[in-house]
The RNA shown here (c-di-GMP-I riboswitch aptamer) has 85 nucleotides and comes from a soil metagenome.
The RNAcentral record of the sequence draws on MGnify.
The model forms 95% of the base pairs in the Rfam consensus.
The prediction has a mean pLDDT of 87.

């Protein structure tokens, strides 16, 4: 970062499976992506099992909380294809 070439990845949704959930993984499928490759280092967002506080006759609720999740939220680090302007 090209009305190039060879390609790559795969949103939503559906099925299966794991998980408390967010969500991950596999298959199908393409919304898009020049890093939509990798890494939680910084921020941001999501969930709240456990834990804490309150309430409560039972059932069971509310609030707070990341050690969980999102790299296709942004930044940062790092690696990679092509070689026109």
């Nucleotide at each position: 970062g090209a009305c190039a070439a060879g390609g790559g990845c795969a949103a939503a949704c559906c099925c299966g499976c794991c998980g408390a959930a967010a969500g991950a993984c596999g298959g199908g499928g393409a919304c898009g992506c020049a890093a939509a490759g990798c890494u939680c280092c910084g921020g941001a967002g999501c969930u709240a099992c456990c834990g804490c506080a309150c309430g409560a006759a039972c059932c069971u609720g509310u609030g707070c909380c990341a050690u969980g999740c999102u790299g296709g939220c942004c930044g940062a680090g790092u690696u990679g294809c092509c070689g026109a302007a």